[in-house]
RNA sequence: AUGAGAACAAGGGGAGAGACUACUCUGGUAGCGCCGAAGGAGCAAGCAAAGGAGACUUGUGAAUCUCUCAGGCAAAAGUACUCUUGUUUGACG
Repeated sequence: AUGAGAACAAGGGGAGAGACUACUCUGGUAGCGCCGAAGGAGCAAGCAAAGGAGACUUGUGAAUCUCUCAGGCAAAAGUACUCUUGUUUGACG
């Protein structure tokens, strides 16, 4: 010095599902019904080791899949993800 990738910050985009019922200090709480894209949990193939004739057992193992603990269901806020800029680090050359 090139700058794959990673982290952080700012700005932009960003879905889903009852403005349900009761109470209420109008912020919410509870009940029922729902949503999945904060977070969280679970799992395939594969890989590894040991035991075993073999089957199998154990560990590791992803998500936008599954669950719905949490969160959310007017607006607002927030949201995985994505784009731009900046900072830091940094593979390869």
Predicted 3D model of a 93-nucleotide RNA (Glycine riboswitch aptamer) from a Bacillota bacterium. Rfam family: Glycine riboswitch aptamer. Gene Ontology term of the family: glycine biosynthetic process. Clan: Glycine riboswitch clan. Rfam describes the family as follows. This family represents the bacterial glycine riboswitch. The model forms 91% of the base pairs in the Rfam consensus. Model confidence (mean pLDDT): 80 of 100. It was read from a public genome assembly, where an Rfam model found it.